[in-house]
Notes
The RNA shown here (transfer RNA) has 82 nucleotides and comes from a Deltaproteobacteria bacterium. Its mean pLDDT, the model's own confidence on a scale to 100, is 80. Lineage of the source: Bacteria > Pseudomonadati > Myxococcota > Myxococcia.
RNA sequence: GCCGACGUGGUGGAAUUGGUAGACACGCUAGGCUUAGAACCUAGUGCCGCAAGGCGUGUGGGUUCGAGUCCCUCCGUCGGUA
Numbered sequence: 001g002c003c004g005a006c007g008u009g010g011u012g013g014a015a016u017u018g019g020u021a022g023a024c025a026c027g028c029u030a031g032g033c034u035u036a037g038a039a040c041c042u043a044g045u046g047c048c049g050c051a052a053g054g055c056g057u058g059u060g061g062g063u064u065c066g067a068g069u070c071c072c073u074c075c076g077u078c079g080g081u082a
Stems, first nucleotide, its partner, number of pairs: 001081007010026003019065001027045006046055003058074001060072003
């Protein structure tokens, strides 16, 4: 250089037919329990906003009523190839 796969919250990882993004787990926060802690239990946990609402799937575009998902572009990671 060429070919292929992948990129989603703080972390792992779902959403695979284009139709509620973040299920589930870990972590974190608050509370309960305890003399105190661990474990366990309950609730909360993407961002902005007082709220209504808006934004958010590596970047920038496109298609569509609707895109994490399809198309193009670039960036990054991994694998293959000379």
Source information
It matches the Rfam family "tRNA". The family's RNA type in Rfam is transfer RNA. The sequence was found in a public genome assembly.